[in-house]
RNA sequence: GGGCGCUUAGCUCAGUUGGUUAGAGCAUUAGCCUUACAAGCUAAGGGUCCACAGUUCGAAUCUGUGAGCGCCCA
Numbered sequence: 001g002g003g004c005g006c007u008u009a010g011c012u013c014a015g016u017u018g019g020u021u022a023g024a025g026c027a028u029u030a031g032c033c034u035u036a037c038a039a040g041c042u043a044a045g046g047g048u049c050c051a052c053a054g055u056u057c058g059a060a061u062c063u064g065u066g067a068g069c070g071c072c073c074a
Stems, first nucleotide, its partner, number of pairs: 001073007010026004019057001028044005050066005
């Protein structure tokens, strides 16, 4: 220098052909249970979906540019 993939909650990730409210597990907090702790059960909090711009009635999702990380080629 060229090509490909990834970026969504504190962590690991899902999210179909763009559709009205963005989710799961773990973790955290509260309650229940227990003499107590753990485990278990119930509930809650936590996100401007990497940034900017474009397309569209509507974008996490499509397009462009940039950034970071990883892999391959030279």